[in-house]
Context: one part of a larger RNA
RNA sequence: CCCUUGUUAAGGAACUCGGCAAAAUGGUCUCGUAACUUCGGGAGAAGGGACGCCCUGAUAGCGUGACACACCCGCGCGGUGUAGAGCGUGAGAGGGUUGCAGAGAAAAGGCCCAAGCGACUGUUUAGCAAAAACACAGGUGCAUGCUAAAGAGGAAUCUGACGUAUAUGUGCUGACGCCUGCCCGGUGCUGGAAGGUUAAGGGGAAAGCUUAGCGUAAGCGAAGGUUUGAACCAAAGCCCCAGUAAACGGCGGCCGUAACUAUAACGGUCCUAAGGUAGCGAAAUUCCUUGUCGGGUAAGUUCCGACCCGCACGAAAGGCGUAACGAUUUGGGCGCUGUCUCAACAAGGGGCUCG
Numbered sequence: 001c002c003c004u005u006g007u008u009a010a011g012g013a014a015c016u017c018g019g020c021a022a023a024a025u026g027g028u029c030u031c032g033u034a035a036c037u038u039c040g041g042g043a044g045a046a047g048g049g050a051c052g053c054c055c056u057g058a059u060a061g062c063g064u065g066a067c068a069c070a071c072c073c074g075c076g077c078g079g080u081g082u083a084g085a086g087c088g089u090g091a092g093a094g095g096g097u098u099g100c101a102g103a104g105a106a107a108a109g110g111c112c113c114a115a116g117c118g119a120c121u122g123u124u125u126a127g128c129a130a131a132a133a134c135a136c137a138g139g140u141g142c143a144u145g146c147u148a149a150a151g152a153g154g155a156a157u158c159u160g161a162c163g164u165a166u167a168u169g170u171g172c173u174g175a176c177g178c179c180u181g182c183c184c185g186g187u188g189c190u191g192g193a194a195g196g197u198u199a200a201g202g203g204g205a206a207a208g209c210u211u212a213g214c215g216u217a218a219g220c221g222a223a224g225g226u227u228u229g230a231a232c233c234a235a236a237g238c239c240c241c242a243g244u245a246a247a248c249g250g251c252g253g254c255c256g257u258a259a260c261u262a263u264a265a266c267g268g269u270c271c272u273a274a275g276g277u278a279g280c281g282a283a284a285u286u287c288c289u290u291g292u293c294g295g296g297u298a299a300g301u302u303c304c305g306a307c308c309c310g311c312a313c314g315a316a317a318g319g320c321g322u323a324a325c326g327a328u329u330u331g332g333g334c335g336c337u338g339u340c341u342c343a344a345c346a347a348g349g350g351g352c353u354c355g
Base pairs, nucleotide, nucleotide: 001350002349003348004347005346006345007344008343010341011340014339019336027051028050029049030048031047036041038175052097053096054095055094056093061089062088063087064086068082069081070080071079072078073076098102110334111333112332113331114330115329116328117326118325122134123133138173139172140171141170142169143168144167150159151158152157176321177320178319179318181251182250183249186248187247188244189243190242191241192240195239196238197237201233202232206228207227208226209225210224213220214219252270253269254268255267256266279313280310291307292306293305294304295303
């Protein structure tokens, strides 16, 4: 010097990103216990008191229950009642007594207030993350009528299910309470089938090559063969027409106006499929920003309550609340302490020397 421990004057979070770590609390009985609440909780809320040993005392009471006595009867090793030995258990009260200390050691909740997130118990990154992430009961959309849809497989076949729409699969949301607004123009999905477009295939007009024949020749040219091939017929799809947002998604701009000023209920105009409703809001979202005001502090970039100018909240990628819950996050307080002012001492193990 390092590690693991113990104790510490006065102060008591001044430490620090942060009370990290440590200290403190701790048992039983009893008194007492707030807001809020889904009436179950919250709650061991919080906050108090008692606790050893001896005597009264073989305490009261409680459990078990023999002998005895009385009565009844089906007369038995029977039943009922009274009484109560013994054994076990055992408060509460009064009195006394002792130590620094009586839940005498060990073991053995710190508590409160406010806010965010997630309802909850659960699950997770085996080996840096336990969470606000995942799951969840509940809500809702879509698919599926049974050889179901969906899934595995090349197939047979199997799962679904020896189930049958109160079922199964799949997507989103995520207890509960109050709610969930407007837009179907785009994309998707569903339905429609009049018209347009459209493949293979069907069809076979016409043309080229070939040549029996005809022709003086140029050339023409049947049938057959062969090469190409127009019209016409022809599905889904697409175009088209509707529906559908708890489908993917989207939810405006400029100018003017009131008898102080400011502001604009009001008016005008442009654009759009429609122009953000309720609720919330400097928020896990706010750049400017330590916004402004209030609270808390002597002093507060954090925190709480408001305001609304929402750079860039917003309604099942749910909105806003919410008791209970949480090794969750944030702010404050009480208790407590070597976290600190500021360090000291002690014990054990290393370090050092020798082997």